A computed fold for a 347-nucleotide part of an RNA from a Thermodesulfobacteriota bacterium, annotated as large-subunit ribosomal RNA, domain IV. The coordinates come from a structure-prediction model, not an experiment, and the mean pLDDT is 87.
[in-house]
Context: one part of a larger RNA
RNA sequence: CCCUCGUUAAGGAACUAGGCAAAAUUACCCCGUAACUUCGGGACAAGGGGUGCCCCUGAUAGUGAUCCACUUUUCAAGCUGAGAGAGCUGUCGGGGGCCGCAGAGAAUUGGCCCAGGCGACUGUUUAACAAAAACACAGGUCUCUGCCAACCCGUAAGGGGAAGUAUAGGGACUGACGCCUGCCCAGUGCUGGAAGGUUAAGGGGAGGGCUUCACGGCUCGAACCGAAGCCCCAGUGAACGGCGGCCGUAACUAUAACGGUCCUAAGGUAGCGAAAUUCCUUGUCGGGUAAGUUCCGACCCGCACGAAUGGCGUAACGAUCUGGGCGCUGUCUCAACGAGGGACUCG
Numbered sequence: 001c002c003c004u005c006g007u008u009a010a011g012g013a014a015c016u017a018g019g020c021a022a023a024a025u026u027a028c029c030c031c032g033u034a035a036c037u038u039c040g041g042g043a044c045a046a047g048g049g050g051u052g053c054c055c056c057u058g059a060u061a062g063u064g065a066u067c068c069a070c071u072u073u074u075c076a077a078g079c080u081g082a083g084a085g086a087g088c089u090g091u092c093g094g095g096g097g098c099c100g101c102a103g104a105g106a107a108u109u110g111g112c113c114c115a116g117g118c119g120a121c122u123g124u125u126u127a128a129c130a131a132a133a134a135c136a137c138a139g140g141u142c143u144c145u146g147c148c149a150a151c152c153c154g155u156a157a158g159g160g161g162a163a164g165u166a167u168a169g170g171g172a173c174u175g176a177c178g179c180c181u182g183c184c185c186a187g188u189g190c191u192g193g194a195a196g197g198u199u200a201a202g203g204g205g206a207g208g209g210c211u212u213c214a215c216g217g218c219u220c221g222a223a224c225c226g227a228a229g230c231c232c233c234a235g236u237g238a239a240c241g242g243c244g245g246c247c248g249u250a251a252c253u254a255u256a257a258c259g260g261u262c263c264u265a266a267g268g269u270a271g272c273g274a275a276a277u278u279c280c281u282u283g284u285c286g287g288g289u290a291a292g293u294u295c296c297g298a299c300c301c302g303c304a305c306g307a308a309u310g311g312c313g314u315a316a317c318g319a320u321c322u323g324g325g326c327g328c329u330g331u332c333u334c335a336a337c338g339a340g341g342g343a344c345u346c347g
Base pairs, nucleotide, nucleotide: 001342002341003340004339005338006337007336008335010333011332014331019328027051028050029049030048031047036041038176052098053097054096055095056094057093058092059091060090061089062088063087066084067083068081069080070078071077072076099103111326112325113324114323115322116321117320118318119317123135124134139174140173141172142171143170144169145168151160152159153158177313178312179311180310182243183242184241187240188239189236190235191234192233193232196231197230198229202225203224207220208219209218210217211216244262245261246260247259248258271305272302283299284298285297286296287295
């Protein structure tokens, strides 16, 4: 010096990316317990007090020597009794005393609170760097499927679906619950429609070519008739998706309820908003600190939120993330001493 431990004056997070690590808390009994809430919870909330041993004593439960009553004709005995009852044992109290620094005397054995983000929750996951806000979830919605179902595996037979039958099964999205979920069908998709246009094989053969003396053979071939599909016409957003610009205007100024104009399929509604989204940005104001790029509450100028690629809330829950506080400490000021094991020396 290293590792694993123990203790530490004064201070007590000044350490650090961050209280990481450690310390502290811890059992049982009693008192007491807020906001909020889905009335279950939150809650062991928080915060207090007690706990050993000896003596006396109260209540209560068990056991029960013995006594009493009773029964049997008696001796004697016990088949009886909400009878009396010593002693012993258990539990819950009351009073007094004793000792120590310390009485759950060792060990095992929650630190707590406030505020916010995300995800409702219990679960699941990257076996061996990620446990989460990711996945799943109950619930919601759309869509397909009438049974030899749709769908999946298989060349097929066959099997699964299912020994099920639309309160069922498959697919997709969303993700408890509460309040809600706006506008656009022009494009793409899907569904429906079938008049017209287009359109393959095929049908059809006007007509042409080659060959032949001829009959004939070979071959090219216009019109016309030909499906689905596409064009076309509609519907459809909890389908893929999308949801504007410029100029002016009010009796201070500023701003613009208002007006004009261009474009669009339609120009973002409610709610939220410097946000897990804000570039400028440490925006501005307020709170907290002596001092705060983080945090909380507001504002809205949303570079580039926004409604099941769900929006906004939300009790409970979380080895989650962020900020603050109390307690506590060798994390630190700043290091010291001790124990064991290494390192080192000798062998």